[in-house]
């Protein structure tokens, strides 16, 4: 010098444990901020906060004070949270590993 590879935030599927179903959450939009392969920097990706718009699938059983706005169990639902696992996976510069 050349070739190849490893490695992120996250995405998707599955599993488990929860939350909500009295509507939070998720998703959309605007503003501000934060972190992001080993290092630096970085957004069209990700996260957080605030504001705005929109919006849903419930049902059965037990107990009781006759009756729920309570408690418990079960089955669902939510473009639901977290963890595990499988798989995909940085554009710039400098590095790391292997081979020539």
């Nucleotide at each position: 010098g050349g070739u190849a590879g490893a490695g992120u935030a996250g995405g998707u599927g599955c599993u488990g444990u929860g939350c909500g179903u009295u509507a939070a959450g998720u998703g959309c939009u605007a503003u501000g901020g934060g972190a992001u392969g080993g290092g630096a920097a970085g957004u069209c990706g990700c996260c957080c906060a605030u504001g705005g718009a929109c919006g849903a699938a419930a049902g059965a059983c037990c107990c009781c004070a006759a009756g729920g706005u309570a408690g418990g169990u079960c089955u669902g639902c939510g473009g639901u949270a977290c963890a595990g696992u499988a798989u995909c996976g940085c554009a710039u510069c400098c590095g790391c590993u292997a081979c020539c």
Background:
THF (Tetrahydrofolate) riboswitch aptamer from a Bacillota bacterium, 100 nucleotides, folded computationally. It matches the Rfam family "THF (Tetrahydrofolate) riboswitch aptamer". About the family: Tetrahydrofolate (THF) riboswitch was first reported for Ames et al. as an RNA motif in 5' untranslated (5'-UTR)regions of folate transport and biosynthesis genes in Firmicutes genomes. The prediction has a mean pLDDT of 79. It was read from a public genome assembly, where an Rfam model found it.